[in-house]
A computed fold for an 85-nucleotide RNA from Methylomonas lenta, annotated as c-di-GMP-I riboswitch aptamer. RNAcentral holds the sequence, with entries from Rfam and Ribocentre.
């Protein structure tokens, strides 16, 4: 000086459940827990699956329209640690 990406280090988030708040809801926030993540940091642009509404269609289940939850459902963009000691 290369190739090898493994190994150590700071650290980091919070499944399921509780408990308190917001919301019609799906869920969100906050505390408590830690089941797991190497992006399980963000961001609703595809798709997926939830919710609520209701001028349509159906005996009903469902569809179709809209507004809305999920990013720890998947794609995707975008940032960030360490790194042969």
């Nucleotide at each position: 000086a290369a190739u090898c990406a493994a190994c150590u280090a700071a650290g980091c988030u919070a499944c399921u459940c509780c408990c308190g708040u917001c919301g019609u809801g799906a869920g969100g926030c906050g505390g408590g827990g830690u089941c797991a993540g190497a992006a399980a940091g963000c961001c609703a642009c595809g798709g997926u699956u939830c919710u609520u509404g209701c001028c349509u269609a159906g005996c009903a289940a469902u569809a179709g329209c809209a507004a809305g939850a999920a990013g720890g459902c998947c794609g995707g963009g975008u940032u960030g640690c360490c790194u042969c000691c």